[in-house]
């Protein structure tokens, strides 16, 4: 190169509860701990919801897969 373990430094933080904010779908900030080896960043392709009589329009998800793109442990050589 490569690989992520019942380990191990550190890091994120579902659902519920509380406040804010948006018409929604959902964000944001506290608690909590379900996870997570990029759960860090991009909506660039699919999925999905939301809005609308319907959309091909407007929007939301990066913790739904897939690509891009940057980086921490350890293990190994």
């Nucleotide at each position: 190169a490569a690989a992520g373990a019942u380990a191990a430094a550190g890091c994120c933080a579902a659902a519920c509860c509380a406040g804010u904010c948006g018409a929604c779908a959902g964000a944001c900030u506290g608690g909590c701990a379900c996870g997570g080896a990029a759960a860090g960043c991009c909506a660039c392709g699919g999925a999905u919801c939301u809005u609308u009589a319907a959309a091909u329009g407007a929007g939301a998800u990066a913790g739904c897969c897939g690509g891009g793109u940057u980086g921490c442990c350890u293990u190994g050589g």

Model confidence (mean pLDDT): 81 of 100.
c-di-GMP-I-GGC riboswitch aptamer from a Pseudomonadota bacterium, 77 nucleotides, folded computationally.
It was read from a public genome assembly, where an Rfam model found it.